A computed fold for a 120-nucleotide RNA from Candidatus Jettenia caeni, annotated as c-di-GMP-I riboswitch aptamer. The sequence is in RNAcentral, with records from Rfam. Its Rfam family is "c-di-GMP-I riboswitch aptamer". Rfam's curators write: GEMM was predicted in a large-scale screen for bacterial structured RNA regulatory elements. Model confidence (mean pLDDT): 81 of 100.

RNA sequence: GAGCGAUAAAGGCAAACCCUGAGUGAUCAGGGGACGCAAAGUAAAGGAUCUUUAAUUACACUGGCAGAGGCGCAUCAUGAUGCGUCUCUCCUAUGAAUGAAAGAUAGCCCUACUACCGAA
Numbered sequence: 001g002a003g004c005g006a007u008a009a010a011g012g013c014a015a016a017c018c019c020u021g022a023g024u025g026a027u028c029a030g031g032g033g034a035c036g037c038a039a040a041g042u043a044a045a046g047g048a049u050c051u052u053u054a055a056u057u058a059c060a061c062u063g064g065c066a067g068a069g070g071c072g073c074a075u076c077a078u079g080a081u082g083c084g085u086c087u088c089u090c091c092u093a094u095g096a097a098u099g100a101a102a103g104a105u106a107g108c109c110c111u112a113c114u115a116c117c118g119a120a
Stems, first nucleotide, its partner, number of pairs: 004118002012037002017032006035107001041113003046109002048105006055098003059095002063091002066089011
């Protein structure tokens, strides 16, 4: 110097949760608090997850004084009217999925850079 990491020493960071604040949100900042961490130090280029926005849909579902058709019943009397029900189409709200844009997470992974200590 590189690798490695101990029931070592000195010191460090701080999940969930609570309080305050910022943000539409993911989340973040400060205080308290410790599940853990040998890079839980720094950096969102790659993957992953999450958020927001608008869009799309051979998907699910809500509603419809919308349209078409089937079936049943009733009436008038032989194809019409009314009621009920089902299917399809259309419109509509929500959800889901898809890709896009803008973000969040470095305590999800990878990568890059930097760093304290020193037993085997």